A computed fold for a 1476-nucleotide RNA from a metagenome, annotated as small-subunit ribosomal RNA.
RNA sequence: AGAGUUUGAUCCUGGCUCAGAUUGAACGCUGGCGGCAUGCCUAACACAUGCAAGUCGAACGAGAAAGUCCUUCGGGGCGAGUAGAGUGGCGGACGGGUGAGUAACGCGUGGGAAUCUACCCUGUAGUGGGGGACAACCCGGGGAAACUCGGGCUAAUACCGCAUACGUCCUAGGGGAGAAAGAGGGCCUCUGCUUGCAAGCUCUCGCUAUGGGAUGAGCCCGCGUCCGAUUAGCUAGUUGGUAGGGUAAAGGCCUACCAAGGCGACGAUCGGUAGCUGGUCUGAGAGGAUGACCAGCCACACUGGGACUGAGACACGGCCCAGACUCCUACGGGAGGCAGCAGUGGGGAAUAUUGCACAAUGGGCGCAAGCCUGAUGCAGCAAUGCCGCGUGUGUGAAGAAGGCCUGCGGGUUGUAAAGCACUUUCAGUGGGGAAGAAAAGUCUGGCGUGAAUACCGCCGGGUCUUGACGUUACCCACAGAAGAAGCACCGGCUAACUCCGUGCCAGCAGCCGCGGUAAUACGGAGGGUGCAAGCGUUAAUCGGAAUCACUGGGCGUAAAGCGCACGUAGGCGGCCUGUUAAGUCAGAUGUGAAAGCCCCGGGCUCAACCUGGGAAUUGCAUUUGAUACUGGCAGGCUAGAGUCUGAUAGAGGGGGGUGGAAUUCCAGGUGUAGCGGUGAAAUGCGUAGAUAUCUGGAGGAACACCAGUGGCGAAGGCGGCCCCCUGGAUCAAGACUGACGCUGAGGUGCGAAAGCGUGGGGAGCAAACAGGAUUAGAUACCCUGGUAGUCCACGCUGUAAACGAUGUCGACUAGCCGUUGGGCUCAUUUAAGGGUUUAGUGGCGCAGCAAACGCGAUAAGUCGACCGCCUGGGGAGUACGGCCGCAAGGUUAAAACUCAAAGGAAUUGACGGGGGCCCGCACAAGCGGUGGAGCAUGUGGUUUAAUUCGAUGCAACACGAAGAACCUUACCAAGGCUUGACAUGCCGGAAGUAGAAACCUGAAAGGGGGACGACCUGUAAAGUCAGGAACCAGCACAGGUGCUGCAUGGCUGUCGUCAGCUCGUGCCGUGAGGUGUUAGGUUAAGUCCUGCAACGAGCGCAACCCCUGUCGUCAGUUGUUUUCUCUGGCGAGACUGCCUCGAAAACGGGGAGGAAGGUAGGGAUGACGUCAAGUCAGCAUGGCCCUUACGCCUUGGGCUACACACACGCUACAAUGGGUGGUACAGAGGGCAGCAAUGGAGCGAUCCGGAGCCAAUCCUAAAAACCAUCCUCAGUUCGGAUUGCAGGCUGAAACUCGCCUGCAUGAAGUUGGAGUUGCUAGUAACCGCAUAUCAGCAUGGUGCGGUGAAUACGUUCUCGGGCCUUGUACACACCGCCCGUCACGUCAUGAAAGUUGGUAACACCUGAAGUCGAUGGGCUAACCCGGUUUACCGGGAGGUAGUCGCCGAGGGUGGGGCCGGCGAUUGGGACGAAGU
Repeated sequence: AGAGUUUGAUCCUGGCUCAGAUUGAACGCUGGCGGCAUGCCUAACACAUGCAAGUCGAACGAGAAAGUCCUUCGGGGCGAGUAGAGUGGCGGACGGGUGAGUAACGCGUGGGAAUCUACCCUGUAGUGGGGGACAACCCGGGGAAACUCGGGCUAAUACCGCAUACGUCCUAGGGGAGAAAGAGGGCCUCUGCUUGCAAGCUCUCGCUAUGGGAUGAGCCCGCGUCCGAUUAGCUAGUUGGUAGGGUAAAGGCCUACCAAGGCGACGAUCGGUAGCUGGUCUGAGAGGAUGACCAGCCACACUGGGACUGAGACACGGCCCAGACUCCUACGGGAGGCAGCAGUGGGGAAUAUUGCACAAUGGGCGCAAGCCUGAUGCAGCAAUGCCGCGUGUGUGAAGAAGGCCUGCGGGUUGUAAAGCACUUUCAGUGGGGAAGAAAAGUCUGGCGUGAAUACCGCCGGGUCUUGACGUUACCCACAGAAGAAGCACCGGCUAACUCCGUGCCAGCAGCCGCGGUAAUACGGAGGGUGCAAGCGUUAAUCGGAAUCACUGGGCGUAAAGCGCACGUAGGCGGCCUGUUAAGUCAGAUGUGAAAGCCCCGGGCUCAACCUGGGAAUUGCAUUUGAUACUGGCAGGCUAGAGUCUGAUAGAGGGGGGUGGAAUUCCAGGUGUAGCGGUGAAAUGCGUAGAUAUCUGGAGGAACACCAGUGGCGAAGGCGGCCCCCUGGAUCAAGACUGACGCUGAGGUGCGAAAGCGUGGGGAGCAAACAGGAUUAGAUACCCUGGUAGUCCACGCUGUAAACGAUGUCGACUAGCCGUUGGGCUCAUUUAAGGGUUUAGUGGCGCAGCAAACGCGAUAAGUCGACCGCCUGGGGAGUACGGCCGCAAGGUUAAAACUCAAAGGAAUUGACGGGGGCCCGCACAAGCGGUGGAGCAUGUGGUUUAAUUCGAUGCAACACGAAGAACCUUACCAAGGCUUGACAUGCCGGAAGUAGAAACCUGAAAGGGGGACGACCUGUAAAGUCAGGAACCAGCACAGGUGCUGCAUGGCUGUCGUCAGCUCGUGCCGUGAGGUGUUAGGUUAAGUCCUGCAACGAGCGCAACCCCUGUCGUCAGUUGUUUUCUCUGGCGAGACUGCCUCGAAAACGGGGAGGAAGGUAGGGAUGACGUCAAGUCAGCAUGGCCCUUACGCCUUGGGCUACACACACGCUACAAUGGGUGGUACAGAGGGCAGCAAUGGAGCGAUCCGGAGCCAAUCCUAAAAACCAUCCUCAGUUCGGAUUGCAGGCUGAAACUCGCCUGCAUGAAGUUGGAGUUGCUAGUAACCGCAUAUCAGCAUGGUGCGGUGAAUACGUUCUCGGGCCUUGUACACACCGCCCGUCACGUCAUGAAAGUUGGUAACACCUGAAGUCGAUGGGCUAACCCGGUUUACCGGGAGGUAGUCGCCGAGGGUGGGGCCGGCGAUUGGGACGAAGU
């Protein structure tokens, strides 16, 4: 840092996806150790059990028991002033948990004044003297219990007066008010009793009042702090004032009265969501997301309300009330609150032990010892995360075995293993062994206090102890490689490839996409890659994404400029001077907690982790300066803007009048049969007189020519002429005002057409509608009619491709050419004209911009100001809600769901019932066929045991097949063989071996059988040797016309013998690509010429090759008679060379000469490529399949079947003919298992026979034609199918199933529908001949000659093709793509009669606890007064039970609001194989 994905390819836009980092995670597979962290994110769901807040005897009174000792047996001592309880003090407001609520002064940050603060520190002044109670305890009562009532006794640092008052508080400045508590230790120096105590002294801890500090807390303010406007208005204690109350304290905090304010588009109110922060994660940063652990603040403690106590609470382990729930109950009544630590149930994908200890740190109480402490320190569980270590190291090639692959040679796993030599971390066993511990206590020395060597405090020394963790960390020893590796991936992105299985199945997939028989994408295996005690997946966040763009995007055509203007708020604003210092800049100060991040050090062996210091904390506040710019204030200026004067052009707007042409209608005249309309028609009109024509009239609407990328207007828009009213613009010269300006959210106005309302009007036109046509249909296009409407007036609607698809304003930035309105100027008789300037309006174009197209002073260039709008496609400009509208509808405007694209511009092709040019037997003009008949052949279909297989539009179908009776033959039936019919190698064997005649069986093959009987080489001398060949048995293997032509080679067809297809260099383009190859001519041709950012070249075209046509020459047999012909060589000849015409050329038209003239005619020759075209059955070949058979042999059958359909042909239908007779003329071939003459036989096929010929020597051989004659238009003297009989030939063999001959038979057929085919000259047509294959079999194929035409105006149309151009949403390329309804399924969603929940308010009723207020007759120790004689009584002050009132949680009733769930039915939408 990017990558994949839209396309045939390209550039752009744009979404989707991936690679990274991270997590309080979960799940899957796997799992050795340690350190450090972390661990209910869900049900603020419910909780069994235990523990989590007590402590103080140095505040106070009282005060056990167990046990033990003594005893006189009554009891006593110790335990012990202990335990436990009570009064009292302090603490239970800290610590710990949770995040429900809260959008708030809650939090963060920075300030502020009207406050309090126990314990602590420091200062000042005190601590005097009295009184009355209440618990505990005792007695009695009630209750199941919880608990409670009455009576009696008692202490205090509990309570209450009195005295005093430095300071404090109140005040009307005179005055007034208001405290206290003691406890512990020590000493006798002075005094009193004289042991020792008391007074006293002294020390310590307390107490009271008050000042200050510190700490903590309360309150107020500026700024910051999520989403929704489909929430726009909210507010009555509401906003302010006065007075009072209340509070620790300001304040509508509360009350009364007065005023009518306050908040809000800078988003009030309402709704949703949410604890906030330091930080954390990510990121280059800016940002975005987040708020676990740790730390700060807040809020909460079953839900709601309330207060009490207190320094502090409206109180997690306190109280009261209400509610829900749970538990106990004797039914009367009670008890409870784990969001403390463990733990349980439940929920959930998911989160731990009912552990140890107060040893350390910290907290509460205490003088202290100490007690308490689920805070905390530790341990346990979990790979949840981070960090570290290990699972060995070295050597080891026979590159072992095994696995996998293989081209069979080998490769790979792989130095990997084994083997050999070592080591021992970690784990294991045993042993040793720190630090965390400092204090306190006690003894003692010194200092301080003090009268003091007491006491107490401080400092030092000695001594005695204190460890949960803990079998600690760490160290040593021992043994042995011993106990310790998995997970994911391997098509691209993305590192890593092969085999097998599967066969659009099973499956994979983050995106693109894989899988339909050779899958690197599925599953397995081998191998590899990456991480590693983990690895993957899922979820989530940031990143990449400049894909919300502050940094850092856009809006002509990709999404995106409001239809246009005016204008409010807001934003922005010309030149000069002065002032201010708000913004801005700089310095300083305070703050920005700690932790974290970063840097430098230190400590654990390292690291994670811990720790010291620094930096940073981009912020806020205060203060001091600076003054260029912005702002404020003041003064001035004229270049922006505007006003005045004078001119000019104009379909600018509104109103009124008026004109002619035309259409239609009405009346009348003339006139007669049609008119009208169309591609062609018909409906329609017309003999009741149309159309046509003439005259007159009526009425409505629109204004020809002028007319122009001309004019005007903001846009919509505006067009005969005249008049009235009226807006704007421009020009020229001056004068004036003096920034008055630009933009413009909301708002207001204007706003085509259609439409709506009311009333008119209505000629033409014309939705709807009717009829006629067209059509498969035609609810359309065409025609005939025709109503709303179009027109006017007044209202409404408010939208358009309202477009320049381009917001408004301003400034700047090359030129050239038009045109409209002005000004100046030159010249001119006029009209024109030239130059210049300004305001418009057009065309090109430089720079620049742009994805490209294009824009280019009228910008889409370069800048500035302001507004509007966009953020993938579809769903959808839709639903719901709001607003507007009479309605139609408009405006604002989503989501679920779904796709991986949708899109822009340009490129190359292909296509078009687009255009231009051109060609071809393509059409046309002709000639002959085919399609109808019979037959032959091929194919389909059907049949069959088999009818072997292939070829299937052109480009399969007389095709493979140049020839199926057997063979061929691949098919079928039956019978056989199994190393095989054929090849190679290995091993073994036999010696009368190999071979093999008879003979038996059989349809044959085959199976038996075996007379006879070998070969080569070397030794050597014919066998009893060795080897080879051959044979037998066996092993490897052979064999397959079995499958796949969509795995292939090779070959072939086709477009097409069409003129095309490309390359190098250069140039143009971001690029795909273009140019060249286009253009103008020309050609059969990309053939040639000219021009040209192209210049050249290649494959094609042409030529070179063969045949034919003319001549020359040479040679020549087997022709002959020879000049000659022929055969075979070698040459010549034709090149637009010559003349003429046509603009230069290419070239074309004509002509001469010539055998031949413009490629002389024919052949061979087939560019780049297309069709997954054809062929695995010609051959070759990968893979798969068969192996006593899918191989091989044999006999017989089949490929020849036959209702039918198609295709190539043959023969005909006749007189241009048929029959008979006569008589001519070829070319090119073939011939020894051959061609065969003359001759003979037969009606003939043919036979007998054999001259000649291995061929220019011999043989094979013409037919149409011509001459003569018969037939005379008929199913015939046409036609020959079919069938019968008799023959011939080939061949082992003509039954299935050959060809030929003779006689007889004599079918269909009388020129062929729609359609379709060949041919342009020696061609078509007609006629025969030869040959390959072949024993035989030709209507087919391939060649050969003979006779020998017609027509082409021409390129409109059909088919095919070439070039250029154009459109395209096609690229599998029009046999393309694609739209809508319907039917079916699935999904989400809207409406819906209703129904059912939730929620916040409102109105009224009721109203607990409780504060406050009122009352207080009842009750009442302390104080005061009086009385008496007192164990008090009366009165007062004060207090208080009770009662009443305000407020008040909750409950009830009611009507509305908002948000959901369900809902018969219904609406549209999305997706889906196949269909319509």
Its Rfam family is "Bacterial small subunit ribosomal RNA". Its mean pLDDT, the model's own confidence on a scale to 100, is 85. The RNAcentral record of the sequence draws on SILVA.